The part of an RNA shown here (large-subunit ribosomal RNA, domain II) has 689 nucleotides and comes from a Minisyncoccia bacterium.
Context: one part of a larger RNA
RNA sequence: GCCGGCGAGUUCGAGGCAUUCGCUUGGUUAAGGCCGGUCAAGGCUGGAGCCAUAGGGAAACCGAGUGGUCUUAAAAGGGCCACUUAAGGUGGAUGCCUCGAGACCCGAAGCCAGACGAUCUACCCGUGGCCAGGGUGAAUCCCAUCGAAAGAUGGGAGGAGGCCCGAACCCGUGGGUGUCGCAAAACCCUGGGAUGAGCUGCGGGUAGGAGUGAAAAGCUUAUCGCGUCUGGGAAUAGCUGGUUCUCCCCGAAAUAGCUUUAGGGCUAGCGGCAGUAAAUAGCCUUCAGGAGGUAGAGCACUGAUAAGUUGGUAAAGGGCGAAAGCUCAGCCAACUUGUCAAACUCCGAAUUCCUGAAGGUGUUCCUGCUAGUCAGUCUGUGGGGGAUAAGCUCCAUGGACAAGAGGGGAACAACCCAGACUCCCAGCUAAGGCCCCUAAAUCCUGGCUAAGUAGGAAAGGCAGUGUCUUCCCUAUGACAACUAGGAGGUUGGCUUAGAAGCAGCCAUCCUUUAAAGAGUGCGUAACAGCUCACUAGUCGAGGGAAGAUGCGCCGAAACAUUUACGGGUUUAAGCCAGGUGCCGAAGCUGGAGACCCGUCUUUUUGGACGGGUGGUAGGGGAGCAUUCUCUGCGCGAUGAAGGUCCAUCCGCGAGGAGGACUGGAGCGCAGAGAAGAGAGAAUGCCGGC
Numbered sequence: 001g002c003c004g005g006c007g008a009g010u011u012c013g014a015g016g017c018a019u020u021c022g023c024u025u026g027g028u029u030a031a032g033g034c035c036g037g038u039c040a041a042g043g044c045u046g047g048a049g050c051c052a053u054a055g056g057g058a059a060a061c062c063g064a065g066u067g068g069u070c071u072u073a074a075a076a077g078g079g080c081c082a083c084u085u086a087a088g089g090u091g092g093a094u095g096c097c098u099c100g101a102g103a104c105c106c107g108a109a110g111c112c113a114g115a116c117g118a119u120c121u122a123c124c125c126g127u128g129g130c131c132a133g134g135g136u137g138a139a140u141c142c143c144a145u146c147g148a149a150a151g152a153u154g155g156g157a158g159g160a161g162g163c164c165c166g167a168a169c170c171c172g173u174g175g176g177u178g179u180c181g182c183a184a185a186a187c188c189c190u191g192g193g194a195u196g197a198g199c200u201g202c203g204g205g206u207a208g209g210a211g212u213g214a215a216a217a218g219c220u221u222a223u224c225g226c227g228u229c230u231g232g233g234a235a236u237a238g239c240u241g242g243u244u245c246u247c248c249c250c251g252a253a254a255u256a257g258c259u260u261u262a263g264g265g266c267u268a269g270c271g272g273c274a275g276u277a278a279a280u281a282g283c284c285u286u287c288a289g290g291a292g293g294u295a296g297a298g299c300a301c302u303g304a305u306a307a308g309u310u311g312g313u314a315a316a317g318g319g320c321g322a323a324a325g326c327u328c329a330g331c332c333a334a335c336u337u338g339u340c341a342a343a344c345u346c347c348g349a350a351u352u353c354c355u356g357a358a359g360g361u362g363u364u365c366c367u368g369c370u371a372g373u374c375a376g377u378c379u380g381u382g383g384g385g386g387a388u389a390a391g392c393u394c395c396a397u398g399g400a401c402a403a404g405a406g407g408g409g410a411a412c413a414a415c416c417c418a419g420a421c422u423c424c425c426a427g428c429u430a431a432g433g434c435c436c437c438u439a440a441a442u443c444c445u446g447g448c449u450a451a452g453u454a455g456g457a458a459a460g461g462c463a464g465u466g467u468c469u470u471c472c473c474u475a476u477g478a479c480a481a482c483u484a485g486g487a488g489g490u491u492g493g494c495u496u497a498g499a500a501g502c503a504g505c506c507a508u509c510c511u512u513u514a515a516a517g518a519g520u521g522c523g524u525a526a527c528a529g530c531u532c533a534c535u536a537g538u539c540g541a542g543g544g545a546a547g548a549u550g551c552g553c554c555g556a557a558a559c560a561u562u563u564a565c566g567g568g569u570u571u572a573a574g575c576c577a578g579g580u581g582c583c584g585a586a587g588c589u590g591g592a593g594a595c596c597c598g599u600c601u602u603u604u605u606g607g608a609c610g611g612g613u614g615g616u617a618g619g620g621g622a623g624c625a626u627u628c629u630c631u632g633c634g635c636g637a638u639g640a641a642g643g644u645c646c647a648u649c650c651g652c653g654a655g656g657a658g659g660a661c662u663g664g665a666g667c668g669c670a671g672a673g674a675a676g677a678g679a680g681a682a683u684g685c686c687g688g689c
Base pairs, nucleotide, nucleotide: 001689002688003687004686005685006684011101012100013099014098015097016096017095018094019093020092021091022090023089024088026051027050028049032045033044034043035042055062056061067081068080069079070078071077104242105241107239111232112231113230114229115228116227122206123205124204125203126202127201128200129199130198131196133165134164135163136161140157141156142155143154144153145152146151169193170192171191174189175188176187177186208224210220211219212218245623246622247621248620249619250618255268256267257266258265259264269373270372271370272369273368274367275366281364282361283360284359285358286357287356288355289354290353291352296347297345298344302341303340304339305338306337307336308335309334310333311332312331313330317328318327319326320325376401377400378399379398380397381396382395383394384393385392406417407416408415421593422592423591424590426589427588428587432583433582434581435568436567437566441580443579444578445577446576447575448574454570460554461553464551465550466549467548468547469546470545471544472543473542481538482537483536484535485534487511488510489509492506493505494504517532521530522529594613595612596611597610598609599608600607601606624678626675627674628673629672630671631670632669633668634667635666642662643661644660645659646658648657649656650655
């Protein structure tokens, strides 16, 4: 891992509700007793008690046809109850739910009690044992020399030490190997101690909030921040996991309030089931009447705000002045023009809300019982936070997903279309598509694009190109090009080393002219030189300046196998506008069938018609199968159960029947009852392989 078996809402007591049965001249017994019996079951008895028969009040207390009672001084009033229709009461059984119990099952770490442990290890006590060899050479003593002495120096003897080196022995420093090992701590190399606070044999002592500890919370038998075993005990687990057959009907929530509450609860909201009566109920649409201060807008208030005008003020700042002072900036106010605001409003929608009417829908309302939900997500719209970031976060309001399959979007819970009862080799459509991959137009008409734009992007840039608008010039000749001119006063004045059209400042005149600036650009040190404006000629037809708009261009840099519209490819198979067809889904239609609800029908098995049948949590209904019990009826050695196989029959299904082989002794059907009543998951348990 697979296969097989086992494996989870049970039982008792109490209460509530529903269904059903008994009694109702109210219902019912409990313990106990008697009978019965192997134990039981069961029958009889037992009226104590309980519910009901009256309510109100905390109580004393009062007490129901016209009312009772409480409140109160009283009751006008108010609360509860009675009165009438009618039904009600009580006990049992069954189902569902709640509470108490292990209470659906498995799962802690832990807490407490009593025992068992010092054969490991810690320390202690008693009694024994062990430490090759080598080195160093303390005290002390002797001798010699010196010294008055104390003593010093030298030599010898001596043999101290938690001394040195190093085996045994004890330890475990660094590295490696080992890591289902040789080993639940070893092996190899290396290393520390090795006469000491040394090592060690045997016997003994101390223990669980206790021991022992040269202290690491170490050790106390591979267990230690409180050992182990058994018990309390099925501890508790707001946590995780698991929870077993079928079909049919309905079908959520991820919100509010409160919570030592936030991944848990309670109540409400939303689901299911049952029930009652009605339309003046609920919901939708339209209309009528009302509520309101959002969007927008506005500046009348509150504030903000650009420029200007006027008035006021002007200490400090600027200008003028010797000063006095004048003036300007600045500040304040008013006004004019132009603006801004969630906490501004002279105004003010749409939607919404309330009331009423009509129409539509048809119980959606209400009552009782009973769930699940309290982590939501994306998307459109209106907002807060953030950075007018986030697949961000917090609200509101729709949708989808959640719990929704199908078609489209290349792929893609949430986007677009559309809500799947079953079957069909029938039809029509939606979104989206119709050159090939790939179903359907190489369809039609008119434009645009040349960028493969399409098939990623901004500010900004741009004689790309289409369309529209305005203005100017033009056969008295425009625009472009070419030929010629482009002059004189004058090098204007100033400045300057110089300043001559062309560094800069000021002025910008006059003359000759067809025309020519006190000069458009280049240039020079300054001149010079080139050129332009301007003029004439040649030529002969349109030229120029702006604005708006469609499509395009630049802006535009990435490696992860390879280009990057899904691909091929496409100049239409791109874009805009119009048109005609077609394809395209589980949508709609057609045909057949199933189930549910309603209406009608000849009552019935049934038939017709109308509507419905996606579904997680969850609720309800109807069934199948397993074991046992009771009653009745059957099968079986001419072969029971069980097993293997089947392309057969019945049932929507869970399943049932039949057949063949095997097997070798029990088994079934119908009706009813009772449950150890259904397995794929729990790192489930046991076994096999």

It matches the Rfam family "Bacterial large subunit ribosomal RNA". Its family is annotated with ribosome and structural constituent of ribosome in the Gene Ontology. The prediction has a mean pLDDT of 84. RNAcentral holds the full RNA, with entries from ENA. NCBI's taxonomy places the organism under Bacteria, Bacillati, Minisyncoccota, Minisyncoccia.